Context: one part of a larger RNA
């Protein structure tokens, strides 16, 4: 110098992307304990106070009173929560990238569609069988959403399901007729005609199921407006027209894990605050089970702030080990 420990005047996060690392907190016993809240909780909330040892009384002890006594210090060393305050995301406990991500991702109770009536739907497997299930619609697959409270708006034109069958179209297959080709036979014999049989070829007509039809269906895939005009200052626009759509986004929230323009604008919290909180709403481009919005508890989560505390810093000493370094 690097490393592993220690300590450190005054400051007390000025450090930094962030308090990252450290430091603090500690264990027992008595008091005391907010909001909120599913009344379980939150809680060991926060927060204050005590602890040795000797005598005595009380007891069985454990402890408890009283007195007394000592140190800077009594859980005398050592093991032994840091804490609050708001907010975002997930309701929780779980899972997960073995070896760079532990999460807001997976999962998950509950919710809701939808398919199966048992030789079951579904899955493996050319099959034989097996799973499902030694189970039977309170059970079994498969989609989506994801405790829990409040609710979950319109839109069936298009797309996919499902229903329905009048009438179009339609395939194997059948199939009346009609027609080629072969030839017994016949004839008026260079040449024609021609039965059965066999064999090609049109082909009326009959003919499911889809599809066209038609109806219903969105916790099905999906979509949920433009443009002018008006109110006795100004601004604005309940209002009116007008275009075009299957139908013009309903409640709730809102520069938000979603907002460009942007550090929006207005509180608030600092001396200062591109970040946080609370509003507003002009949503580039939220919005209702690809859920809306809230929400106690939870979290090695993520974001903002405080008090404590401190060698992260101001600003760097000293000290102890192991290294490196010199000799060997």
């Nucleotide at each position: 110098c690097u490393c592993u420990u220690u300590u450190u005047a005054a400051g007390g996060a000025a450090c930094u992307c962030g308090g990252c690392a450290a430091a603090a907190u500690a264990g027992c016993c008595u008091c005391g304990u907010a909001a909120c809240u599913u009344c379980g909780g939150g809680a060991g909330a926060a927060g204050a106070g005590g602890u040795g040892c000797c005598u005595u009384a009380u007891g069985a002890a454990a402890a408890u009173a009283a007195g007394g006594u000592u140190g800077c210090a009594g859980u005398g060393a050592a093991u032994a929560g840091a804490u609050c305050c708001a907010g975002g995301c997930g309701a929780c406990u779980g899972u997960u990238u073995a070896u760079c991500a532990a999460a807001a991702a997976c999962a998950c109770a509950g919710g809701u569609c939808u398919c199966c009536g048992c030789a079951a739907a579904g899955u493996u497997g050319a099959a034989a069988a097996a799973c499902g299930a030694u189970g039977u619609a309170u059970g079994g697959g498969g989609g989506c959403u994801g405790a829990c409270g409040c609710c979950u708006g319109c839109c069936c034109a298009g797309u996919g399901c499902c229903g329905g069958a009048a009438g179009g179209u339609u395939a194997a297959a059948g199939a009346a007729a009609c027609u080629g080709g072969u030839u017994a036979g016949c004839u008026u014999u260079u040449a024609g005609c021609a039965a059965a049989g066999c064999u090609g070829g049109u082909g009326a007509c009959u003919g499911a199921a889809g599809c066209c039809c038609u109806g219903g269906u969105g916790a099905a895939c999906g979509g949920c407006g433009g443009c002018a005009g008006u109110a006795a200052c100004u601004a604005u626009a309940a209002c009116u027209g007008u275009c075009c759509u299957a139908a013009g986004g309903u409640a709730g929230c809102g520069a938000a894990a979603u907002u460009c323009c942007u550090u929006g604008u207005c509180g608030g919290g600092u001396a200062a605050g591109u970040u946080c909180c609370g509003a507003c709403c002009c949503g580039c481009a939220c919005g209702a089970a690809a859920g809306g919005c809230g929400u106690a508890a939870c979290g090695a989560u993520c974001u903002g702030g405080a008090a404590a505390c401190u060698g992260u810093c101001u600003c760097a000493a000293a000290a102890a080990g192991a290294g490196a370094c010199u000799c060997g």
Predicted 3D model of a 328-nucleotide part of an RNA (large-subunit ribosomal RNA, domain IV) from Phacus arnoldii. The source organism's lineage runs through Eukaryota, Euglenozoa, Spirocuta, Phacaceae and Phacus. Model confidence (mean pLDDT): 87 of 100.